[in-house]
Predicted 3D model of a 105-nucleotide RNA (TPP riboswitch aptamer (THI element)) from Jeotgalibacillus sp. R-1-5s-1. Model confidence (mean pLDDT): 75 of 100. Of the family's consensus pairs, 92% are formed in the model. The organism belongs to Jeotgalibacillus, within Bacteria.

Parts: sequence; structure tokens; C1' cells
RNA sequence: UAUCUGCACUGGGGGUGCUUAUGUAGCUGAGAUGAGAGCAAUGGCUCCGAUCCCUUAUGACUCGAUCAGGAUAAUACCUGCGUGAGGAAGUGUAGUGACUUCUCU
Repeated sequence: UAUCUGCACUGGGGGUGCUUAUGUAGCUGAGAUGAGAGCAAUGGCUCCGAUCCCUUAUGACUCGAUCAGGAUAAUACCUGCGUGAGGAAGUGUAGUGACUUCUCU
């Protein structure tokens, strides 16, 4: 010094479900949003705010998926698919430290 790992700052990328009892309720989870705004018209798309997560990745998230198996009141609840395909970066700092060079023995 390469490499690898952690942290910080700035920028960026995402998600927001189910409902037996009908409810300022319950389940899982890091997170399940607001009587928000706009466009369109047959029920969709976009934007803003809040919250949480992720940022080169086998840990955000999307696709496959109106998927498969198992549970549940029910669900994208669990597992598989999945070392799958895609997916958003720079700087600084701390540690580690091959290879190479120099010096000494």
C1' cells in the first nucleotide's frame, strides 16, 4: 500500500397487509401512513408529508405470484422458490494488513 471489516456525513432507493369478535379493537413485523393533494374515469396512476428499513448486496424492496407446502379468524403468517433475475453511491475516519521497497542483524 492492495484487500477486508466497522462507524460517520451527504445524497439516493423502497414498503405500508389481513380482519372471527365491529373497533380511538386484534394479528405478524424494523415499519402496516394521512378523513393529504392532483389527474383520470370504473376504480387505477402520480406527487407530498410521517415512520421504519436499505444503499453493490445470499439480509431493503420488486418479479415469478391469482405460485407450492404448512398453519390461522384471516393475511405477501411461516417455509420453499432463492448462492435465482433485477435493484439505490460518494467522501472521510478507525482497525486489519498480504505483495513491494529501504535499513539492521
Rfam family: TPP riboswitch aptamer (THI element). About the family: Vitamin B(1) in its active form thiamin pyrophosphate (TPP) is an essential coenzyme that is synthesised by coupling of pyrimidine and thiazole moieties in bacteria.